[in-house]
RNA sequence: UAAAUACUUCGGGGCACCGUGUAAUUCGGGACCGGCGGUAAAGUCCGCGAACCCAAAUGGGUUGAACUUGUGAAAUUCAAGUACCGACAGUAAAGUCUGGAUGGAAGAAGAUUUGU
Numbered sequence: 001u002a003a004a005u006a007c008u009u010c011g012g013g014g015c016a017c018c019g020u021g022u023a024a025u026u027c028g029g030g031a032c033c034g035g036c037g038g039u040a041a042a043g044u045c046c047g048c049g050a051a052c053c054c055a056a057a058u059g060g061g062u063u064g065a066a067c068u069u070g071u072g073a074a075a076u077u078c079a080a081g082u083a084c085c086g087a088c089a090g091u092a093a094a095g096u097c098u099g100g101a102u103g104g105a106a107g108a109a110g111a112u113u114u115g116u
Base pairs, nucleotide, nucleotide: 001115002114003113004112005111007110008109009108010107017029018028019027031096032095033086034085035048036047037046038045043084044083051062052061053060054059066082067081068080069079070078088099089098090097
């Protein structure tokens, strides 16, 4: 340094305050949050995972959202501005509560083996 692995550990965050109401962290005002790999630093680019569906199975399908200006060799990633998005079940209608989940996983680090 490359590959492999019956190994080890790690691997998701968030409604303050107020209004209405019999009842709402679900409605209204407002607040807060952003998995993993790539790349000029990303919730909104490309890809992956999770969730759901199909399959005997490797797997396949479905699956949200951003523009403008500035700087620069390079940025839908930085800065400024103004926006937008967020599975399923439960329940007064949920990105944030409860639940599947003390689960699983993209992956990260270490270790071991082999080759150069």